This is a predicted structure of a 72-nucleotide RNA (transfer RNA) from a bacterium. Its mean pLDDT, the model's own confidence on a scale to 100, is 81.
RNA sequence: GUCCUCAUAGUUCAACGGAUAGAACACAGGUUUCCUAAACCUGGAAUGGAGGUUCAAUUCCUCCUGGGGAUA
Numbered sequence: 001g002u003c004c005u006c007a008u009a010g011u012u013c014a015a016c017g018g019a020u021a022g023a024a025c026a027c028a029g030g031u032u033u034c035c036u037a038a039a040c041c042u043g044g045a046a047u048g049g050a051g052g053u054u055c056a057a058u059u060c061c062u063c064c065u066g067g068g069g070a071u072a
Base pairs, nucleotide, nucleotide: 001071002070003069004068005067006066007065010025011024012023013022018055027043028042029041030040031039048064049063050062051061052060
């Protein structure tokens, strides 16, 4: 250089082109307890960037950025 692949809550992962983008752990508040832990209830929090296709894009296409891999 060329090609392949990945990028979604703080973390690990889901999501036929159509639901309010979902769950676990973590975090915050509450109940309980003498206190802590556990348990239970509630809550906040995300689609790497810019364009394009489409009635509709996390999903398809192009470029860029970053991670991983293959090749001489």

Annotation: It matches the Rfam family "tRNA". Its family is annotated with triplet codon-amino acid adaptor activity in the Gene Ontology. Rfam classes the family as a transfer RNA.